[in-house]
RNA sequence: GAGUCGGCCGGGCAGUCGCUGGGAAUAUCUUCGGAUAUCGCCAGAGGAAAGUCCGGGCUCCAUUGGGCAGGGUGCCAGGUAACGCCUGGGAGGCGUGAGCCUACGGCUAGUGCCACAGAAAAUAUACCGCCGGGCGCAAGCUCGGUAAGGGUGAAAAGGUGCGGUAAGAGCGCACCGCGCAGGUGGUAACACGUUGCGGCAAGGUAAACCCCACCCGGAGCAAGACCGAAUAGGGGAGCGUUUAGUGUGCCCACACGAGCUCCCGGGUAGGUCGCUAGAGGUGCGUGGCGACGCGCAUUCGAGAUGAAUGACUGCUCUCGACAGAACCCGGCUUACAGGCCGGCUC
RNA sequence: GGGCCGUUAGCUCAAUUGGCAGAGCAAGGGACUCUUAAUCCCUAGGUUGGAGGUUCGAUUCCUCCACGGCUCACCA
Numbered sequence: 001g002a003g004u005c006g007g008c009c010g011g012g013c014a015g016u017c018g019c020u021g022g023g024a025a026u027a028u029c030u031u032c033g034g035a036u037a038u039c040g041c042c043a044g045a046g047g048a049a050a051g052u053c054c055g056g057g058c059u060c061c062a063u064u065g066g067g068c069a070g071g072g073u074g075c076c077a078g079g080u081a082a083c084g085c086c087u088g089g090g091a092g093g094c095g096u097g098a099g100c101c102u103a104c105g106g107c108u109a110g111u112g113c114c115a116c117a118g119a120a121a122a123u124a125u126a127c128c129g130c131c132g133g134g135c136g137c138a139a140g141c142u143c144g145g146u147a148a149g150g151g152u153g154a155a156a157a158g159g160u161g162c163g164g165u166a167a168g169a170g171c172g173c174a175c176c177g178c179g180c181a182g183g184u185g186g187u188a189a190c191a192c193g194u195u196g197c198g199g200c201a202a203g204g205u206a207a208a209c210c211c212c213a214c215c216c217g218g219a220g221c222a223a224g225a226c227c228g229a230a231u232a233g234g235g236g237a238g239c240g241u242u243u244a245g246u247g248u249g250c251c252c253a254c255a256c257g258a259g260c261u262c263c264c265g266g267g268u269a270g271g272u273c274g275c276u277a278g279a280g281g282u283g284c285g286u287g288g289c290g291a292c293g294c295g296c297a298u299u300c301g302a303g304a305u306g307a308a309u310g311a312c313u314g315c316u317c318u319c320g321a322c323a324g325a326a327c328c329c330g331g332c333u334u335a336c337a338g339g340c341c342g343g344c345u346c
Numbered sequence: 347g348g349g350c351c352g353u354u355a356g357c358u359c360a361a362u363u364g365g366c367a368g369a370g371c372a373a374g375g376g377a378c379u380c381u382u383a384a385u386c387c388c389u390a391g392g393u394u395g396g397a398g399g400u401u402c403g404a405u406u407c408c409u410c411c412a413c414g415g416c417u418c419a420c421c422a
Base pairs, nucleotide, nucleotide: 001346002345003344004343005342006341007340008339009338011316012315013314014313015312016311017310019044020043021042022041023039025038026037027036028035029034046322050333051332053331054330055329056328057327058220059219060218061217064253065252066251067250068249070216071215072214073213074212075089076088077087078086079085090104091102092101093100094099105211106210110209111208112205113204114203127150128149129146130145131144132143133142134141135140158176159175160174161173162172163171177200178198179197180196181195183192184191185190224273225272226271227270234264235263236262237261238260239259245256246255247254267418280299281298282297283296284295285294286293287292317320347421348420349416350415351414352413353412356371357370358369359368365402373389374388375387376386377385395411396410397409398408399407
């Protein structure tokens, strides 16, 4: 100098005026429950709060049993509340290297598809060529053998060499590659190469149907619970009345046991809880390569419901990106000006 | 806030075992007519919203984004 991996920050300070929540104190009112106002008080967005792509908590559906359908995941082992996430390892690929990437089970279960071109796209086959026989003066025609070479295509049934042959060919042999079995190491994926067998077993595609293994009930805080007000247990039609319906994909079983659908009428949705202390953060110790677990100590930092976190001024610097909570948490993905620290490589 | 859909020519829509992206209207040109309309013939017009992947090959299959739509007629 170039690169690679990991972690962190995301303008700062001060003043004034506002906004949301909390909190005393004071004042006023009071139906004694509280309400309102004031304030030298306290707190007030993120690493992604985002996309809503996965997983879980929580809540309701009666959280019912069996089967089917459907969906998801897909090398191995582990971590975790769980995961499609993370960690470690294997295999393959890229890079000089640090390192990075991988939807990475199974087409010798079955079925399907492979346009055009090409002889042939999977039971293999033969356009040119090569070789042999026959015919012919010859050019060539015809019958057969062959798959080494040419040609087509994204893809054409091991590779090199020697032998062999009419020409050829795993036809035979050597080496390499491949498959199966056994052995050794490893928890396993897998690796190793000593051994034996097989001339080689028959293309690609599963982000094609499918097979195998494992997992999955549905809906979502506008879930749901309580209080209060108003209307009022309305009217009409249809179905059903012991089998219709419900049990949030379907069927059966089982359970429940009087409703269900449509139209009219009507309502225009107030308050409180859910609501933020949680698989939370930080530090130390300890087990583990690691993800992470365990123990102790300490700490708490938004909670709105027309929805707050803003405006102005001054100083300063490296002149400030992407963007803003709405039940909560763990991930992934996407967006992001600039800066800092550390490991490693060339 | 949650949930669910859609995007193909200027407009409205098609396109299935993945195999040349089409139709109607609109546009341009021509014919017919004295002229226009109607009618007939011809023509042009496409990053299939974007990027990446699987595959020989993608509108179609997979992933990630962008934009738009649906609120007593998706959920109080």
Molecule: RNase P RNA; transfer RNA
Organism: marine sediment metagenome